Model confidence (mean pLDDT): 81 of 100. Predicted 3D model of a 72-nucleotide RNA (transfer RNA) from Candidatus Woesebacteria bacterium UBA5941. It matches the Rfam family "tRNA". By type it is a transfer RNA. The source organism's lineage runs through Bacteria, Bacteria candidate phyla and Candidatus Woeseibacteriota.

[in-house]
RNA sequence: GCCCAAGUAGCUCAGUGGCAGAGCACGUUCUUGGUAAGAACGGGGUCGGUGGUUCAAUUCCACUCUUGGGCU
Numbered sequence: 001g002c003c004c005a006a007g008u009a010g011c012u013c014a015g016u017g018g019c020a021g022a023g024c025a026c027g028u029u030c031u032u033g034g035u036a037a038g039a040a041c042g043g044g045g046u047c048g049g050u051g052g053u054u055c056a057a058u059u060c061c062a063c064u065c066u067u068g069g070g071c072u
Base pairs, nucleotide, nucleotide: 001071002070003069004068005067006066007065010024011023012022013021018055026042027041028040029039030038048064049063050062051061052060
């Protein structure tokens, strides 16, 4: 230098055009003599960034940043 993949909650990941979700973690409450386990409820997101297409973009397109892999 060229090619491919990935980037979404604190972590691991789903979501392939129509209000952004799960598990774990975290907070409150219940339960217990007290923990652990269990139960109920709750908080937490500019979906890497910029622009474009569209009535509507996490999703499609272009550029760009970061990470990983391959080729030379």